[in-house]
RNA sequence: GGAAGAGUGGCCGAGUGGUUGAAGGCGCACGACUCGAAAUCGUGUGGGUCGCAAGAUCUCGGAGGUUCGAAUCCUCUCUCUUCCG
Numbered sequence: 001g002g003a004a005g006a007g008u009g010g011c012c013g014a015g016u017g018g019u020u021g022a023a024g025g026c027g028c029a030c031g032a033c034u035c036g037a038a039a040u041c042g043u044g045u046g047g048g049u050c051g052c053a054a055g056a057u058c059u060c061g062g063a064g065g066u067u068c069g070a071a072u073c074c075u076c077u078c079u080c081u082u083c084c085g
Base pairs, nucleotide, nucleotide: 001084002083003082004081005080006079007078010026011025012024018068027045028044029043030042031041032040046059047058048057049056050055061077062076063075064074065073
């Protein structure tokens, strides 16, 4: 230099156009259980902006585009992995 694959909450990870902030798991918080723990069970749990709050809105590496509608399709770009030279 060329080719292919990947990037999604604190972590792992599903979702490949339609009510998806987005499954599920781990972790964490509180509670139940226990003499007390562990295990198990229940509830909750990302971030930014605005707001006293309730709530609203944006956010799938970054930017732009297509579409009524994008995490999903297209273009550019950043990072990582593999292969070729």